A computed fold for a 539-nucleotide part of an RNA from Eudoraea adriatica DSM 19308, annotated as large-subunit ribosomal RNA, domain I. The coordinates come from a structure-prediction model, not an experiment, and the mean pLDDT is 82.

Context: one part of a larger RNA
RNA sequence: CAAGGGCGUAUGGGGAAUGCCUAGGCUCCCAGAGGCGACGAAGGACGUGAUAAGCUGCGAAAAGCUGCGGGGAUUGGCACAUACGAUAUGAUCCGCAGAUAUCCGAAUGGGGCAACCCACCAUGUUGAAGACAUGGUAUCCCGCAAGGGAGGCAAACCCGGUGAACUGAAACAUCUAAGUAGCCGGAGGAGGAGAAAACAAGAGUGAUUCUGUGAGUAGCGGCGAGCGAAAGUGGAAGAGUCCAAACCGAUGUUGUUUCGGCAAUGUCGGGGUUGUAGGACCGCGAUAUUCGAUGCAUACUGAACCGGAAGCAACUGGAAAGUUGCGCCAUAGAGGGUGAUAGCCCCGUAUGGGUAAGGUGAUGUUAUUGAUAGCGGUAUCCUGAGUAGCGCGGGGCACGUGAAACCCUGUGUGAAUCCGGCGGGACCAUCCGCCAAGACUAAAUACUCCUGGGAGACCGAUAGUGAACCAGUACCGUGAGGGAAAGGUGAAAAGAACCCCGAACAGGGGAGUGAAAUAGAACCUGAAACCAUACGCUU
Numbered sequence: 001c002a003a004g005g006g007c008g009u010a011u012g013g014g015g016a017a018u019g020c021c022u023a024g025g026c027u028c029c030c031a032g033a034g035g036c037g038a039c040g041a042a043g044g045a046c047g048u049g050a051u052a053a054g055c056u057g058c059g060a061a062a063a064g065c066u067g068c069g070g071g072g073a074u075u076g077g078c079a080c081a082u083a084c085g086a087u088a089u090g091a092u093c094c095g096c097a098g099a100u101a102u103c104c105g106a107a108u109g110g111g112g113c114a115a116c117c118c119a120c121c122a123u124g125u126u127g128a129a130g131a132c133a134u135g136g137u138a139u140c141c142c143g144c145a146a147g148g149g150a151g152g153c154a155a156a157c158c159c160g161g162u163g164a165a166c167u168g169a170a171a172c173a174u175c176u177a178a179g180u181a182g183c184c185g186g187a188g189g190a191g192g193a194g195a196a197a198a199c200a201a202g203a204g205u206g207a208u209u210c211u212g213u214g215a216g217u218a219g220c221g222g223c224g225a226g227c228g229a230a231a232g233u234g235g236a237a238g239a240g241u242c243c244a245a246a247c248c249g250a251u252g253u254u255g256u257u258u259c260g261g262c263a264a265u266g267u268c269g270g271g272g273u274u275g276u277a278g279g280a281c282c283g284c285g286a287u288a289u290u291c292g293a294u295g296c297a298u299a300c301u302g303a304a305c306c307g308g309a310a311g312c313a314a315c316u317g318g319a320a321a322g323u324u325g326c327g328c329c330a331u332a333g334a335g336g337g338u339g340a341u342a343g344c345c346c347c348g349u350a351u352g353g354g355u356a357a358g359g360u361g362a363u364g365u366u367a368u369u370g371a372u373a374g375c376g377g378u379a380u381c382c383u384g385a386g387u388a389g390c391g392c393g394g395g396g397c398a399c400g401u402g403a404a405a406c407c408c409u410g411u412g413u414g415a416a417u418c419c420g421g422c423g424g425g426a427c428c429a430u431c432c433g434c435c436a437a438g439a440c441u442a443a444a445u446a447c448u449c450c451u452g453g454g455a456g457a458c459c460g461a462u463a464g465u466g467a468a469c470c471a472g473u474a475c476c477g478u479g480a481g482g483g484a485a486a487g488g489u490g491a492a493a494a495g496a497a498c499c500c501c502g503a504a505c506a507g508g509g510g511a512g513u514g515a516a517a518u519a520g521a522a523c524c525u526g527a528a529a530c531c532a533u534a535c536g537c538u539u
Base pairs, nucleotide, nucleotide: 004539005538006537007536008535009534010533011532012531013530019524020488021487024459025458026456027455028454029453030452031451032450033448034447035153036152043104044103045102046059047058048057050082054078055077065098066097067096068095069094070093074086075085076084109118110117111116119137120136121135122134123133124132125131139150140149141148142147157188158186159185160184161183162182168175172222198205199204209236210235211234212233213232219227220226240440241439242438243384247270248269249268250267251266252265253264254263255262256261275418277383278382279381280380281377282376283375284374290371291370292369293368294367295365296364297363298362299360300359301358305353306352307351311326312325313324314323315322327344328343329333335347336346337345389413390412391411392410393409394408395407396406399425420435421434422433423432424431475482476481495523498510499509500508501507
């Protein structure tokens, strides 16, 4: 000195962090709705456009048809462009009500490897065969029949049947987990429960349900782990009813008969419904009162939708909503948009209006219809039977067999009848409470697949749903099943005419647009790793 290396600075490449944003999510509140389906659902297949692969819509009447209402200038979805159309004779669009609605699917004429194949009957084209068109032809339940109903799907909530294990007990068997998960059946907008054979305790309460408390109490428990009430009391809500029977009547059947009946039994109607016992029955008295349902009218509500106040100028800037000045409205200063931050620019907001279908059931009404009462007597009759109770075996009750009441019942046994029966935690007595063995019942309670509105000391693209985007997609798996990644030009496409380099429809350089192009579609910002170039220092 050169090459190479290192460090630093600068400029780029690369990459996609960060910031900002939100079209999507998450959670809750209020209101609505709480089902759809043989009148063929949910979910699909295949079609359907002038051109049409996908999504969306629709169904051979196929991005649609009809009526009514709204609305008032554009319009033929996402989705540009071309062609061809529609529309003040009111389109497109919005709401309500209809029509049409291929094939598969409960799938239902028979079959089948879903979206396919093959029939029969009636009628018609016809006079016959064939073919075609339209309609019908599954099974089960109720019913004499006519006819009616069911089936399948759906997020949670609810009731019933069946019913684990891991786990805990620091092992494990009773126990726990847990009557949980799973499976099956059933119902509804709720479901279940429910009008005392209840609680209580010397005082009383008066169906059920939910809830605060009682209370982690009383208890249960290899008295281990753990499990765990009730009465009472404060609230929410508030509602009570109907049969069976006795007795009366009608009617059918059977038996018997001296044909007058009598007896048994079935059905229907009246009657009747409780514990202070009540009812039948007998006597008295009465035909009043009150309430409900349906219908109608009025009222309210109810779709699309309609009206809806008030601002200009200058300056900066690409753009004014910013700043300055001077105003205005406000039952409206919620929110969103508009070229930056707008009460007064736009959509809206407060507020007012509007009606069809439908809804509510407030008021009234007459019509129809249904229900509802008193006093006394008590000789007789009735008041839920294989029931209650009891033995054995289990289960449920906070309660593990315990002193174990109470409830349920597989098995066996088996009452009483109002001078009756059950209960009050073994059992007995006294006392008190209640009336089983039939049934119904709103509200307060639980939930959210879904619709509308609102809110958030919730997320902001590795977050929030798995899914902000054509996602339960691509892809993986025989299958059950598993399951992504992927957002952002700009205010506006003004998305770069034209020229040049190049093989080029690659890529780039000019020109042009734009406030900006290092905003150029691989597009906001654009960190780091890593790479390159230039310069400086150093070896």